[in-house]
């Protein structure tokens, strides 16, 4: 230096053009003699950063930044 794949909520991941999910945690609750287990309920996201296209971008395209992998 040059290819490539990945970046969405504490994690670990769905979502591939129309208002962003779901499991696990984490708050209340219900149950129990307590705890745990189960059931409900809530709370969490400027979808890496910036620009483009398009009526509309997490989703296409260009840069850059991080991580991993290859090539030299």
């Nucleotide at each position: 230096u040059c290819c490539g794949g990945c970046g969405u909520a504490g994690c670990u991941c769905a979502g591939u053009g129309g208002u962003a999910g779901a499991g696990c945690a984490a708050u209340c609750g219900a149950c129990u003699g307590u705890u745990a287990a189960u059931c409900g309920a809530u709370c969490g996201g400027u979808c890496g950063u910036a620009a483009g296209u398009u009526c509309g971008a997490a989703u296409c395209u260009u840069a850059c930044c991080g991580c991993c992998g290859g090539a030299g």

A computed fold for a 72-nucleotide RNA from Magnetovibrio sp., annotated as transfer RNA. Its mean pLDDT, the model's own confidence on a scale to 100, is 82. Lineage of the source: Bacteria > Pseudomonadota > Rhodospirillales > Magnetovibrionaceae > Magnetovibrio. It was read from a public genome assembly. Its Rfam family is "tRNA". About the family: Transfer RNA (tRNA) molecules are approximately 80 nucleotides in length.